[in-house]
RNA sequence: GUAACAAGCAAGCCGAGUCCUCACCGCUCAGGCGAUGGGGAACGGGGGAACCACUUGGGCCGGGCAUCUGCCUGACCCACGGGGCGAAUCGCCGCCAUGAGUGCGGCGUAGCGCGGUCUUUCUCUGCGCGAGCCCGUCAGCUCACCCCGUAGGCGAAAACAGAAAGAAAAG
Numbered sequence: 001g002u003a004a005c006a007a008g009c010a011a012g013c014c015g016a017g018u019c020c021u022c023a024c025c026g027c028u029c030a031g032g033c034g035a036u037g038g039g040g041a042a043c044g045g046g047g048g049a050a051c052c053a054c055u056u057g058g059g060c061c062g063g064g065c066a067u068c069u070g071c072c073u074g075a076c077c078c079a080c081g082g083g084g085c086g087a088a089u090c091g092c093c094g095c096c097a098u099g100a101g102u103g104c105g106g107c108g109u110a111g112c113g114c115g116g117u118c119u120u121u122c123u124c125u126g127c128g129c130g131a132g133c134c135c136g137u138c139a140g141c142u143c144a145c146c147c148c149g150u151a152g153g154c155g156a157a158a159a160c161a162g163a164a165a166g167a168a169a170a171g
Base pairs, nucleotide, nucleotide: 007117008160012154013153014152018041019040020039021038022037023036025034026033027032042150043149044148045147046146047145052140056079057078058077059076061074062073063072064071065070081138082135083134084133085132090108091107092106093105094104095103111129112128113127114126115125116124118166119165120164121163122162123161
């Protein structure tokens, strides 16, 4: 270099969702494993000043400035709402229903993940996902500070790409 065969998933992958320790309970193959609660570490997320940025419409009551007539600002009420976790957003079409919002389905799509034979990055290519839940009229950024979370899921196909930088083995 070429060809054939075998293999190419769990000591793993997606995700913040892990680790240590104490108490108590259960199981046990006696090595440990699991449930609940407390504490700690690590990781992830939210709230939250100044400066800066932004300032929906209507009603009503004030305050300040200036006085043809206005400008700035505050409280309250109403309408429209608005926001967070997450990749999971945004369009078009169809159906059903409604006063309206909305519901179901299809196609695409921002975005996310996986395969492409040691690893990483980029490109290309194939495939899959593109949900769900929460706050309750309130949330820009954000030092200090405060609060919360550490769940759940995965053993598809075809195909067996290119470049760069590394690692290992043999000669």

A computed fold for a 171-nucleotide RNA from a Thermoleophilaceae bacterium, annotated as c-di-AMP riboswitch aptamer (ydaO/yuaA leader). Model confidence (mean pLDDT): 75 of 100. It was read from a public genome assembly, where an Rfam model found it. Lineage of the source: Bacteria > Bacillati > Thermoleophilia > Thermoleophilales > Thermoleophilaceae. Rfam family: c-di-AMP riboswitch aptamer (ydaO/yuaA leader). Rfam's curators write: This family represents a conserved RNA structure found upstream of the ydaO and yuaA genes in Bacillus subtilis and related genes in other bacteria.